The RNA shown here (transfer RNA) has 73 nucleotides and comes from a Streptosporangiaceae bacterium. NCBI's taxonomy places the organism under Bacteria, Bacillati, Actinomycetota, Streptosporangiales, Streptosporangiaceae. The RNAcentral record of the sequence draws on ENA and MGnify. The prediction has a mean pLDDT of 83. The same sequence occurs in records of 2 taxa.
RNA sequence: GCCCUUGUAGCUCAUCUGGUAGAGCAUCCGCCUCGUAAGCGGAAGGUAGCUGGUUCGAGGCCAGUCGAGGGCU
Numbered sequence: 001g002c003c004c005u006u007g008u009a010g011c012u013c014a015u016c017u018g019g020u021a022g023a024g025c026a027u028c029c030g031c032c033u034c035g036u037a038a039g040c041g042g043a044a045g046g047u048a049g050c051u052g053g054u055u056c057g058a059g060g061c062c063a064g065u066c067g068a069g070g071g072c073u
Stems, first nucleotide, its partner, number of pairs: 001072007010025004019056001027043005049065005
């Protein structure tokens, strides 16, 4: 220098042919227990790395850019 993968909730990850963003763990509340943990129920939490474009509509498509991982010379 070129190519590929990847960036979504505090953490690990879904959402695959575009249609108003979810799960597990963690956190908080409640139930249970003499009490704690475990277990059960519930709540809060992200406009999806950033900028622009296409579209009636973008997390998903296109361009640029930044970060992370890998490959080639």